Predicted 3D model of a 75-nucleotide RNA (transfer RNA) from Cellulomonas sp. JCM 9808. Rfam family: tRNA. The organism belongs to Cellulomonas, within Bacteria. RNAcentral holds the sequence, with entries from ENA. Model confidence (mean pLDDT): 81 of 100.
RNA sequence: GCGCCUGUAGCUCAGGGGAUAGAGCACCGCUCUCCUAAAGCGGGUGUCGCCAGUUCGAAUCUGGCCAGGCGCACC
Repeated sequence: GCGCCUGUAGCUCAGGGGAUAGAGCACCGCUCUCCUAAAGCGGGUGUCGCCAGUUCGAAUCUGGCCAGGCGCACC
């Protein structure tokens, strides 16, 4: 340098044109307890990597860029 894959919650990941963006774990609040843990009840905590384009509508499709991974090439 070229090609492919990945980027969504604190972490691991679903969701691949239309609903209010979700699950598990973690975390926070309340109840209970002398305190803690456990248990119960409640809470999603998010610019869907960034910018632009397509579309009535984009996390999802297209382009560029950024970051990570793998392969190839050069040296």